RNA sequence: AAUUGAAUCGGUGAUGGAGUUCGCCGUUAACCGCUGGAAUCCUAACCAGCUGAUGACUCCUACCUGUUG
Numbered sequence: 001a002a003u004u005g006a007a008u009c010g011g012u013g014a015u016g017g018a019g020u021u022c023g024c025c026g027u028u029a030a031c032c033g034c035u036g037g038a039a040u041c042c043u044a045a046c047c048a049g050c051u052g053a054u055g056a057c058u059c060c061u062a063c064c065u066g067u068u069g
Stems, first nucleotide, its partner, number of pairs: 009026005016060006033050005
């Protein structure tokens, strides 16, 4: 100096916060939603439409629907 393994740390999983847990990544990275549409196919861009505050579970907040006071 390089490579590999373990531990620790940090980042991250389409909209906020917290706890628990799981996955991925190590700044050269992980991650940055889905569906449909024009000339046969692919890709990108463009246009239109749709779901969700979780990666998963729980709670709080925000939003939406219904009922009661």